[in-house]
RNA sequence: GCGCCUAUAGCUUAAAGGACAAAGCACUUGGUUGCGGACCAAGAGAGUGUAGGUUCGAGUCCUGCUAGGCGCA
Numbered sequence: 001g002c003g004c005c006u007a008u009a010g011c012u013u014a015a016a017g018g019a020c021a022a023a024g025c026a027c028u029u030g031g032u033u034g035c036g037g038a039c040c041a042a043g044a045g046a047g048u049g050u051a052g053g054u055u056c057g058a059g060u061c062c063u064g065c066u067a068g069g070c071g072c073a
Stems, first nucleotide, its partner, number of pairs: 001072007010025004018056001027043005049065005
């Protein structure tokens, strides 16, 4: 330099173009316990790397850029 893949909550992942972006772990509160862990109940937390475009409607499709990974040179 060229090609391909990935980017969503603190972490790991979901989400046929259409409902309030969903879950596990972690976290907070309460229950339970002699105290903790485990367990049970409830709760908080992201508008999706960034800038545009298409569309009535975009996490999802298209383009540029950024970051990371893989391959070729």